[in-house]
RNA sequence: UGAGUAAGCUAUGUGAACGCAGGCAAUAAGCGCAAGCUGUUGUCUGAGGAAAGUCCGGGCUUCAUAGGGCAGGGUGCCGGUUAACGACCGGUGAGGGCGACCUUAAGGAUAGUGCCACAGAAAUGCAGACCGCCUAAGGCGAGGAUUCCUCGCCCGGCAAGGAUGGAACGGUGCGGUAAGAGCGCACCAGCAGUCAGGCGACUGGCUGGCUAGGUAAACCCCACCUGAAGCAAGACCUAAUAGGGAGAAUCUAGAGUGGCCCGCUUUUUCUCCGGGUAAGGUCGCUAAAGGGCAUAGGCAACUGUGUCCGUAGAUAGAUGUUCACACAAGACAGAACCCGGCUUAUCGGUUUGCUCAGUUU
RNA sequence: GGCGCCAUAGCCAAGUGGUAAGGCAGAGGACUGCAACUCCUUUACCCCCAGUUCAAAUCUGGGUGGCGCCU
Numbered sequence: 001u002g003a004g005u006a007a008g009c010u011a012u013g014u015g016a017a018c019g020c021a022g023g024c025a026a027u028a029a030g031c032g033c034a035a036g037c038u039g040u041u042g043u044c045u046g047a048g049g050a051a052a053g054u055c056c057g058g059g060c061u062u063c064a065u066a067g068g069g070c071a072g073g074g075u076g077c078c079g080g081u082u083a084a085c086g087a088c089c090g091g092u093g094a095g096g097g098c099g100a101c102c103u104u105a106a107g108g109a110u111a112g113u114g115c116c117a118c119a120g121a122a123a124u125g126c127a128g129a130c131c132g133c134c135u136a137a138g139g140c141g142a143g144g145a146u147u148c149c150u151c152g153c154c155c156g157g158c159a160a161g162g163a164u165g166g167a168a169c170g171g172u173g174c175g176g177u178a179a180g181a182g183c184g185c186a187c188c189a190g191c192a193g194u195c196a197g198g199c200g201a202c203u204g205g206c207u208g209g210c211u212a213g214g215u216a217a218a219c220c221c222c223a224c225c226u227g228a229a230g231c232a233a234g235a236c237c238u239a240a241u242a243g244g245g246a247g248a249a250u251c252u253a254g255a256g257u258g259g260c261c262c263g264c265u266u267u268u269u270c271u272c273c274g275g276g277u278a279a280g281g282u283c284g285c286u287a288a289a290g291g292g293c294a295u296a297g298g299c300a301a302c303u304g305u306g307u308c309c310g311u312a313g314a315u316a317g318a319u320g321u322u323c324a325c326a327c328a329a330g331a332c333a334g335a336a337c338c339c340g341g342c343u344u345a346u347c348g349g350u351u352u353g354c355u356c357a358g359u360u361u
Numbered sequence: 362g363g364c365g366c367c368a369u370a371g372c373c374a375a376g377u378g379g380u381a382a383g384g385c386a387g388a389g390g391a392c393u394g395c396a397a398c399u400c401c402u403u404u405a406c407c408c409c410c411a412g413u414u415c416a417a418a419u420c421u422g423g424g425u426g427g428c429g430c431c432u
Stems, first nucleotide, its partner, number of pairs: 001357010012326007020046008029038003048332001052343002055341005060230004067262004072226005077091005092106001093104004107221002112219002114215003130162002132158003138154007170188006189211001191208007234283005244273006253267005290309008327330001362431007371385003379415001387403005408424005
């Protein structure tokens, strides 16, 4: 200098004028039956890193339709963090990169079941013979020859080579054989047992039988978790109020109940007639598992302690418009109960650590 | 704001792991003196991007668009 990699920060700025929403203080004018609301003046505050998607988790609220069991759903290497999680951190295994580093839904296929189209001889059953290899043993025939040889056929053997396929029943080599084959041996892969190390995933050694296809983001098995609905949840207050009539059936069960059963709740049930209500207000609502800095522990996620800050809260729904100046010329986009993550969108600017290549000293 | 569902040809649609049925419409051809009817042929990146699998419209994750319900 170039290329790259990891972790962060920032998100136009300043000023003026006119508006909008909310808090506080003062005032006491208006509206409403009331609960309550509004006005005027002053002052302060007023969108984000994703406020988004609503994909996970939690707080909060209501409900026996919440309890027990089954079913269903979710998660899935190991250890830790956390309020909790499918998130995060640190490791293990596997894969990628020269490297810094990155990716990983990664339990079990030796519990059982299913599926593996087409092609192919054969697709899981100690399977299978299309081309091929072999005629050692047995049988038949022909020839030579004389008790052996050659050729052909039958009965057969083989899983080396070819061909099909995503995948063909361990791989390579040597021996062995009629030809072959874990048939024997060596090394490698994998499996089972065992020993050592590690909290563990796992790693390393030894021994054994020689070999076991893939698929669980197919059913399933194992381990752990799991009630449902959601602030339009819900709570309180004010005004008004209601419940009634007729008929039929029944005397022990009937009705309701998020997939089912137990349980639970309720007490006559069904039909008809005419009538009433479903109107408002306040709270929930923003101080929160909050943030910044320092310090202690921890590799880290994170946690403890101290100190400082006080940061929108509407209910037809505010955060806008105009002007001036500056520059790098302004992206994605805007709260609606709150919080922790993930994912997606995003013009640019900038900081730090590290790697590789080249050049110069 | 919250909750749920859907996307296959121009239109209606079947297909729930094995290479996308059918109908209408359109285009071309046959039949006919010309037409109609009829017959034949033809039209798909299964909304998009990744992953699992030998193989994905189908299974899983993310995105885009549309529809419905709750005061």
Molecule: RNase P RNA; transfer RNA